[in-house]
Context: one part of a larger RNA
Molecule: large-subunit ribosomal RNA, domain VI
Organism: Lachnospiraceae bacterium
RNA sequence: CGCAGGACAUUUGCGGGGGGCUGUCCUUAGUACGAGAGGACCGGGAUGGACGGGCCACUGGUGUACCUGUUGGCGUGCCAGCGCCAUGGCAGGGUAGCCAAGCCCGGAAGGGAUAAGCGCUGAAGGCAUCUAAGCGCGAAGCCCCCCCCAAGAUGGGAUGUCCCAUCCGUGAGGAGUAAGACCCCUUGUAGACGACGAGGUGGAUAGGGCAGGGGUGGAAGUGCAGCAAUGCACGGAGCUGACUGCCACUAAUAGGUCGAGGG
Numbered sequence: 001c002g003c004a005g006g007a008c009a010u011u012u013g014c015g016g017g018g019g020g021c022u023g024u025c026c027u028u029a030g031u032a033c034g035a036g037a038g039g040a041c042c043g044g045g046a047u048g049g050a051c052g053g054g055c056c057a058c059u060g061g062u063g064u065a066c067c068u069g070u071u072g073g074c075g076u077g078c079c080a081g082c083g084c085c086a087u088g089g090c091a092g093g094g095u096a097g098c099c100a101a102g103c104c105c106g107g108a109a110g111g112g113a114u115a116a117g118c119g120c121u122g123a124a125g126g127c128a129u130c131u132a133a134g135c136g137c138g139a140a141g142c143c144c145c146c147c148c149c150a151a152g153a154u155g156g157g158a159u160g161u162c163c164c165a166u167c168c169g170u171g172a173g174g175a176g177u178a179a180g181a182c183c184c185c186u187u188g189u190a191g192a193c194g195a196c197g198a199g200g201u202g203g204a205u206a207g208g209g210c211a212g213g214g215g216u217g218g219a220a221g222u223g224c225a226g227c228a229a230u231g232c233a234c235g236g237a238g239c240u241g242a243c244u245g246c247c248a249c250u251a252a253u254a255g256g257u258c259g260a261g262g263g
Base pairs, nucleotide, nucleotide: 001152005163006162007161008160009159010158011157015149016148017147018146021049022048023047024046025045026044027043033038051106052105053104054103055102059100060099061098062097066093067092068091069090070089071086072085073084074083075082076081110144111143112142117137118136119135120134164262166175167174168173180258181257182256183255184200185199186198187197188196205251206250207249208247209246210245211244212243214240215239216238221234222233223232224231225230
């Protein structure tokens, strides 16, 4: 820009893409078969591998704004307590998120037409012959079925709902609006940027506060015990990113732009 008014939702599916793998065990059955040794088809069930998709309750990894311990040094006048530098100084743990080694799911089943192949009927050619007319069965393969995209499918589809036929102009056209949308702002389950989603005071969108969860693992200070290192008590203490909820304290204020009149 188009889809013969303007919108917002929900869709059909032309067409395209993806997937398509396979082992072992049990049973049927030590049956059929076979002198024996051995040992099935068909059918039913279970459990794996690799691959793919998804997820984080579990097991774990990571987790450089969480907690703790600790070495050397510097600073805070000194002690104590803190802060900083040394790979995140090093080390022990660890929420959310992300992730696999963890968890769940998938390949199937089914229908149609077939290949090789196996047949029925059957002439040419009194027989025979699956083929010449005709008919049937038959693959992990083909088409559909399953999953994803999809009406720029210009063949431009469908359904529902909303807004309405204003003003100026001879006309071409222009203007202010409706439904609706955007700019702008707070943002995250989204994300390179656009986009997408949640919100913008009629508000819990983010920050903050409070409460909780989770994590660390017993703060500082004081007292007591000990010569001291240190230990014990107050006390599951103190501290605490991303998680859950509550509260308008802070910031989403104010405002602007576009957008039909229907060959």